This is a predicted structure of a 552-nucleotide part of an RNA (large-subunit ribosomal RNA, domain I) from Smithella sp. It matches the Rfam family "Bacterial large subunit ribosomal RNA". The RNAcentral record of the full RNA draws on ENA.

Context: one part of a larger RNA
RNA sequence: GGCGCAAGGUGGAUGCCUUGGUGCCAGGAGGCGAUGAAAGACGUGGUUAGCUGCGAUAAGCUUCGGGGAGCCGCUAAACAGGCCGAGAUCCGGAGAUCUCUGAAUGGGGGAACCCGAUCCGUGUCAUGACGGAUCAUCUGCAACUGAAUCCAUAGGUUGCAGAGGCGAACGAGGGGAACUGAAACAUCUAAGUACCCUCAGGAAAAGAAAGCGACAGCGAUUCCCUGAGUAGUGGCGAGCGAAAGGGGAACAGCCUAAACCGGAAGUACUUCGGUAUUUCCGGGGUUGUGGGACCUCAAUGUGGGAUUGACGACGGGUAGGCGAACGGUCUGGAAAGGCCGGCCAUAGAGGGUGAUAGCCCUGUAACCGAAACCUGAAGUCACCCUAGAGGUAUCCCAAGUACCGCGGGACACGGGAAAUCCCGCGGGAAUCUAGGGGGACCAUCUCCUAAGGCUAAAUACUACCUGGCAACCGAUAGUGAACUAGUACCGUGAGGGAAAGGUGAAAAGCACUCCGAGAGGAGAAUGAAAUAGUACCUGAAACCGUGCGCCU
Repeated sequence: GGCGCAAGGUGGAUGCCUUGGUGCCAGGAGGCGAUGAAAGACGUGGUUAGCUGCGAUAAGCUUCGGGGAGCCGCUAAACAGGCCGAGAUCCGGAGAUCUCUGAAUGGGGGAACCCGAUCCGUGUCAUGACGGAUCAUCUGCAACUGAAUCCAUAGGUUGCAGAGGCGAACGAGGGGAACUGAAACAUCUAAGUACCCUCAGGAAAAGAAAGCGACAGCGAUUCCCUGAGUAGUGGCGAGCGAAAGGGGAACAGCCUAAACCGGAAGUACUUCGGUAUUUCCGGGGUUGUGGGACCUCAAUGUGGGAUUGACGACGGGUAGGCGAACGGUCUGGAAAGGCCGGCCAUAGAGGGUGAUAGCCCUGUAACCGAAACCUGAAGUCACCCUAGAGGUAUCCCAAGUACCGCGGGACACGGGAAAUCCCGCGGGAAUCUAGGGGGACCAUCUCCUAAGGCUAAAUACUACCUGGCAACCGAUAGUGAACUAGUACCGUGAGGGAAAGGUGAAAAGCACUCCGAGAGGAGAAUGAAAUAGUACCUGAAACCGUGCGCCU
């Protein structure tokens, strides 16, 4: 030195475990904010580093409920000092306080800092100082003022109301790629996707036919299944890709403009009687078997409500309460295990307890419960809306609109035979004997009534709260994060971003003695176990030396 055997060291794999994650379901909630949010800074404890809580009233204050014996949060024990059956700690409702930054809003500013003004108050002989309140901007409305410039307008001042910022996805609108695919690439695709901006709601958007359809009819919108990968579209390539109809979910319809009538204000004219016109307000009116105004007749009731206000039976939520039934013996450190004999069950879900417990604890089934606050809600009252018949053909029925030309875009539809819808530029109608559509266009036929507006439900989503589930993970997994984690650390910055769980049933965490400067160890003691000693469950391998045997 090699090989083998043995017992070790080191190391932290493996097994077991789980406080943490992942995915999904149901219900709730779907917002917070100038009454100062989200997010923070700094403070705050008798002793206090971090976390948590809280805010100079600072691990808390008041009050109303719950609860019922200990309590003064966690790492984390201790000392000191206190509280508590006159009900503490704790849990829930309501309230008070709530430094400074932050939309941040008196002005400034390199966030958590600096400096004011006005009024009131404290204090001072007085000033300084201190305390409280107010003081940003924009928009709307109202009033008062008020230039150039007579009237007026701009502007100014004041009052009242609103806005501003944050937030996961879902939604609407305005903009809008490329990689890629086409086996290259340009039309095309990816895709109106990603991304940016604006805005809103608990949903949003859409929505009450100038619709669809086809010679039969249907009857707002939205969503699902089907129709159907069909009809189409397409360098007819790659690809893109309907609709009617059928079956379901859910259902709900309304209000203006105009004609006409009345009123107010202004303007022009005036024969001072008014007339005309503009704007505003009230009545009227809302339709496609065309409707309404107008004239004549009839009616005073019926039905409804999504809006507003009040009350509101009966519920739900935010603390909780009650809640059945077991003993013996054996093994063992420990019984919930074995054996023997019982019991409950509208409860044999789950978790815990010294090993595996229906009957030990907590719970579970069932039942019960709110002073206060939030919320749903039948219903009642108020309030609001709501009808017909005939006649006439005088008036009205949404205009720079419809439509056309040119140029674009959207429609499954790439300019095509290209209708339909939207936009830019130019031109530019009609009012029911009217107008638009039915995929160029024309006729016949037929459907509908644009150029104003509102509208629940069925649908989408889940940051958040509660409950539940899993042939999901089990510490190199599962979130990046089971632990002081978006921490430590890196970076000027945007940003990047870890590692790190396990003694034991219970600390019973080794009194005392000895060696040692200590670290550490040898006894002793605890414990079932100490090769479970906090570098702690199990403790693989690499790697390291020790002892013995054999070989060289």